[in-house]
Molecule: transfer RNA
Organism: Candidatus Aenigmarchaeota archaeon CG1_02_38_14
RNA sequence: GUCGGGGUAGUUCAGUGGUUAGAACGCCGCGCUCAUAUCGCGGAGGUCGUGGGUUCAAUUCCCACUCUCGACA
Numbered sequence: 001g002u003c004g005g006g007g008u009a010g011u012u013c014a015g016u017g018g019u020u021a022g023a024a025c026g027c028c029g030c031g032c033u034c035a036u037a038u039c040g041c042g043g044a045g046g047u048c049g050u051g052g053g054u055u056c057a058a059u060u061c062c063c064a065c066u067c068u069c070g071a072c073a
Base pairs, nucleotide, nucleotide: 001072002071003070004069005068006067007066010025011024012023013022018056027043028042029041030040031039049065050064051063052062053061
């Protein structure tokens, strides 16, 4: 340089045009316990990488940029 995958909660990831953006783990509170862990219940936490475009409507489709991983040169 060319091509391809990925960037969504603190972490690992799902979601692939619509109705409130979710799970697990983690964190906080309560219960349980002599206590801790486990377990149960509840809660907080998100500019969906950035900018633009299409659409009545974009996390989702298109373009550019950026970061990251891989292949080729």